[in-house]
Order: sequence, then structure tokens, then C1' cells
RNA sequence: GGAGAGGUGCGAGAGCGGUUGAAUCGGGCAGUCUCGAAAACUGUUGUGGGCGUAAGCUCACCGAGAGUUCGAAUCUCUCCCUCUCCG
Repeated sequence: GGAGAGGUGCGAGAGCGGUUGAAUCGGGCAGUCUCGAAAACUGUUGUGGGCGUAAGCUCACCGAGAGUUCGAAUCUCUCCCUCUCCG
């Protein structure tokens, strides 16, 4: 230099146009059990902004930016990063 695959919550990872801000697993937190812990089980758990005493409500966010569409994590373009192969 060329070709291909990928970037999603704290981590892994599914989702490939329509109530999916997001399954599932791990992790965290709380609880049950225990003398206490571990294990197991149950519940809960993304980030940021705004409103609110609180409960909660609301908006934005799927590497960054733009475009297509009634509607985009999903399609297109540019850029950034990671991995594999070829030279």
C1' cells in the first nucleotide's frame, strides 16, 4: 500500500429498518440462608442533561460527524480506532 471483519451499558455479547435504551451472561448493590462467611437462591442495576422535597417524569446518547427514510444501533458517505489476511 491492497482486501476483509469489527467498534453496542462496568466487562463480554445478541440485536442488522418499527414499543429494543437495548436480550443473555458476568460484575456491582440489596435481601434470604449462616454463629459468621463462601456457595446457592431472590430482587435490582446504563450514562448524561432538565423538572421535582421525594416518588417519579422527560430529553439525548449504540466509535465521531453527516445523509437517506414517516421511522436508523441496523442502510449510504467521510473520518478515527482494533483485529485478520495479502504484498
Source information:
The RNA shown here (transfer RNA) has 87 nucleotides and comes from Omnitrophica WOR_2 bacterium RIFCSPHIGHO2_02_FULL_48_11. NCBI's taxonomy places the organism under Bacteria, Pseudomonadati, Candidatus Omnitrophota. Model confidence (mean pLDDT): 80 of 100. Rfam family: tRNA. Gene Ontology term of the family: triplet codon-amino acid adaptor activity. It was read from a public genome assembly.